Predicted 3D model of a 376-nucleotide RNA (Bacterial RNase P class A) from Chitinophagaceae bacterium UBA4411. It matches the Rfam family "Bacterial RNase P class A". From the family's description: Ribonuclease P (RNase P) is a ubiquitous endoribonuclease, found in archaea, bacteria and eukarya as well as chloroplasts and mitochondria. The family's RNA type in Rfam is ribozyme. Model confidence (mean pLDDT): 75 of 100. Lineage of the source: Bacteria > Pseudomonadati > Bacteroidota > Chitinophagia > Chitinophagaceae. The model forms 92% of the base pairs in the Rfam consensus.
This record gives sequence, structure tokens and C1' cells, in this order.
RNA sequence: GCUACAAGCCAGGCUAUCGACUUGAGUGAUCAGGUAGGAAAGUCCGGACAGCACAGAGCAAUGCACCGGUGAAGAGCCGGCUUCCAGACCCUGAGCUUGUUGAAGGGUCGGGAAAGAGAUAGUGCCACAGAAAAUAACUGCCUUCGGGUAAGGGUGAAAACGUGAGGUAAGAGCUCACGGCUUUUGAUGGUAACAUCAUGGGCGGGUAAACCUUGCAUGCUGAAAUGCCACGUAUAGUACCGUUGGAGGGCUGCUCGCCCAAGCCUGCCUUACGGCAGUCAGGGUACAGGGUAGGCAGAUGGAUUCCGGUGGGUAACUGCCGGAACAGAUAAAUGAUAGCCCACGACAGAAUCCGGCUUACCGGCUUGUAGCUUUU
Repeated sequence: GCUACAAGCCAGGCUAUCGACUUGAGUGAUCAGGUAGGAAAGUCCGGACAGCACAGAGCAAUGCACCGGUGAAGAGCCGGCUUCCAGACCCUGAGCUUGUUGAAGGGUCGGGAAAGAGAUAGUGCCACAGAAAAUAACUGCCUUCGGGUAAGGGUGAAAACGUGAGGUAAGAGCUCACGGCUUUUGAUGGUAACAUCAUGGGCGGGUAAACCUUGCAUGCUGAAAUGCCACGUAUAGUACCGUUGGAGGGCUGCUCGCCCAAGCCUGCCUUACGGCAGUCAGGGUACAGGGUAGGCAGAUGGAUUCCGGUGGGUAACUGCCGGAACAGAUAAAUGAUAGCCCACGACAGAAUCCGGCUUACCGGCUUGUAGCUUUU
């Protein structure tokens, strides 16, 4: 210097004229100021806020699942642990072609992934091949021919923990040594998950993003939420149920429980409880119908964003001090023209707001890692 990857920043600029929305001042003319994004997208996660309760219990349903920190919270972010994947270097060194070869094993460094509780509570599944995918016997070995056996071979992703020795009729963890996995207990270190060492038990694996089990957690709806004002209407209708002996309603679904809830009088029947009828009131559910479609709030000063200094922390992040900034439309504003500059501009447009995640993306700049090349 070039290329690739990763992270961060920018997201056309300036001048002039006219125009749109909006804030403040002003009697007014007018003056001063502001106006889309890093994703505004997806609507995936979590909240703020608003409405419906204050009585809960059980079952269901849904979600989460290594440890710690951060944070309002989050399936987010940061750090660590465990397991897996491949890379570089070093140690050791089987085999044979004895070398510039190099299997298995161990250590160090850096990188990536995990939807990371439980497979010894139970059920299910593992194609094809194979005798069999767990109640094993095709080939095989032994045999007293009744039977015994699973070492060797074959199939396979995986076949009864691995290697070696002993033992046996032949064999097998049958026994032993060294290892592997798992588990109980103890010691040391660590906040913890865990790590190292020692002792005892056990042995075919995988799969729970299969059903399931364990533990923890959990209201619903959504800004067209919701609240208020003005105008106007129907002081209406039909059907059914019911008036404290209860129709109906009440923070997910169901059950139980609890709470709220509209009636007096007259007459008759009954031992009583209670039942029937009448007049006048008044509650609820469903259907159909009528009026309005206007305005205000919510609505943008906040868990806010950014800059500088200083302290804590491995980091994410956080304390203090100082400073600057802020779109608010309501059928939807933020534009047009001209000139110049330039990296010649992709993906793309707010609609209650905020913190994340995912997806889309032209070009430029900065930092880091790796490789190649060249100069000094």
C1' cells in the first nucleotide's frame, strides 16, 4: 500500500426566492425559532399510561430454565462456568516406505455456537442395512449332544464401557491393573455456576425445539385505549326472565367461594312456611330502531437524547458537576425552483411514547484482526 472480516460514525452540504405545518411575543402589521429514521419497517419481547376489580382457593392454559452482574423490565446487554466445533503453536510418539513421515494422547493461545433443569418417575421414537436397535444370536467358539456362550467376524451413525493380563470346556467385569462416563461423601479454592484431589457404588447409547416430570412466574384489552363538553333524539318498540325466597352483573378460561343488585299496597287459599290474582312502580338479557359523527384533552419535559470534566467497575453500566437540545399532523404538514460544491446519496416517511431484537441497505471515514505485496 492492497484485499477480506468485525465494530463504530455519517446519511448530501451551502446560498437565494416562493410555499406548507407549528411554538413564542405583539392590538395589528410583523418579528424570532423549529420541522422524519438508523432503521421511522416487522408488530417479535418488555414496559410507561388508560379502563374494567380489591376475595380468594383449586384445576387448566401460557411462558421461563447454568452462575453472577446490569437495568423500570426483557427470550435484552456484560462477564464467567460447562459442553461442542474447527484453527495455530508446543510436548510426547504408535505404525512403516525409517523420513522435511506422523495415528492416538496431553498442554497453551485466540475464535465461533448452545432453546445450557431432568433420560435412574413413566410413555414414545432412532429410516435403510442388520439375526437383533435392548426380553440379541446370522456367521462363529465349546460340548457329557442335554446344552453353554458372546471373545472373533459381518451390517450400521450407534451392537451390551475401552485396552491389557489372568481365568475358563469355550467365553463373559468373572477377577485384577490402568483408563472413560455417571453418582454418594469428604477436603481445598471460588460470591456462585463449577474446578482439582481422595473414597465408596454403578455401567449400551441418543432424543424432552417428542409427550412428560420438577421448579419459578403470570389479569385482559389497547390511543379508533380512555376522559370531558356542546348539539340533538324516542318521556319509544318486541320477546323472555325476574323484584331480596335474587333475573342478571363483577381482573384470562372452568369449578367452588365472595361481592353488587330492582317493591310497596289490596284481596283470596294455607296450621305455618308459602302460593295465586290485581293496580301502580321499577331491574335485567336479546333483537330491532332513533339521534350525533362537532370540539377539547390524551399528545409529546421524559426510566429523554447528546457533549465535556471527574469518580467507581474486567465490562455492560453507573454516581456527581457543568452545558446544549427537543416534529406534533388528525386524512394526515416537513416542499418546489435556480446556482455552486461533492463522497453523485442506497434502504426508505413519524401518528401515544420509551428500552431492545429481527430484517433491508449505495457510498465515505475511523479503529482492530488476518493475509498478500513493496519500499526504506